RNAcentral holds the sequence, with entries from ENA. A computed fold for a 77-nucleotide RNA from Christensenella sp. MSJ-20, annotated as transfer RNA. The source organism's lineage runs through Bacteria, Bacillota, Clostridia, Christensenellaceae and Christensenella. RNAcentral records the identical sequence in 4 taxa. Its Rfam family is "tRNA". The family's RNA type in Rfam is transfer RNA. About the family: Transfer RNA (tRNA) molecules are approximately 80 nucleotides in length.
[in-house]
RNA sequence: GCACCUGUAGCUCAGCAGGAUAGAGCGUUCGCCUCCUAAGCGAAAGGCCCCGCGUUCGAAUCGCGGCAGGUGCGCCA
Numbered sequence: 001g002c003a004c005c006u007g008u009a010g011c012u013c014a015g016c017a018g019g020a021u022a023g024a025g026c027g028u029u030c031g032c033c034u035c036c037u038a039a040g041c042g043a044a045a046g047g048c049c050c051c052g053c054g055u056u057c058g059a060a061u062c063g064c065g066g067c068a069g070g071u072g073c074g075c076c077a
Stems, first nucleotide, its partner, number of pairs: 001073007010026004019057001028044005050066005
């Protein structure tokens, strides 16, 4: 340098043939239970979906450009 993959909640991920208020587990907080803790049960908070532009009535999802990470190939020495 080229190709491909990945980027969504604090963490790990699903959703990605455009359309419902964007979800799960873990974690956090609160409550219940318990003599207390753990476990268990219930609830809540937490995201402008990596950034920008575009297409569209409508974009996490499609197109273009960029950024970051990974894999393979190539180049130089």